RNAcentral holds the sequence, with entries from MGnify. c-di-AMP riboswitch aptamer (ydaO/yuaA leader) from a soil metagenome, 123 nucleotides, folded computationally.

[in-house]
């Protein structure tokens, strides 16, 4: 020594009484571009990414339905009540992207006390 999430952690400049801001560096994580093979050849019905954030059907346009997929927190993992609840947004690139060694480019935000309820067992 909570949780989601890559979104921490050093190191330095300068601002501040700190606390932290910003900036510059590296670590480390995570993501996109990118060849041979391979694999598809498919066109404004444009087409891609990043996340769980999607697909369908229906609709009085509010929404409901399925399919799918994320979560459900007190150090951490897994199990069990559980056929249980809860959530599916926002954004970016501009005609252009399958995979993909070398190479190259970005990112370190946000956010949350909820989910019958919350117990319990194993590590």
């Nucleotide at each position: 020594a909570g949780c989601c999430g890559a979104a921490u952690c050093c190191c330095u400049g300068c601002a501040u009484u700190g606390c932290u801001g910003c900036g510059g560096g590296g670590a480390a994580c995570g993501g996109g571009g990118g060849a041979c093979c391979c694999a598809c050849u498919u066109c404004u019905u444009g087409g891609g990414g990043c996340u769980a954030a999607u697909c369908c059907a229906c609709u009085u346009c509010g929404g409901u339905g399925g399919a799918g997929g994320c979560g459900c927190a007190g150090g951490c993992u897994c199990c069990u009540u559980a056929c249980g609840c809860g959530c599916c947004a926002g954004c970016c690139c501009g005609a252009c992207a399958g995979c993909u060694a070398a190479c190259c480019c970005c990112g370190u935000a946000g956010g949350c006390c909820g989910a019958c309820a919350a117990a319990g067992g194993a590590g």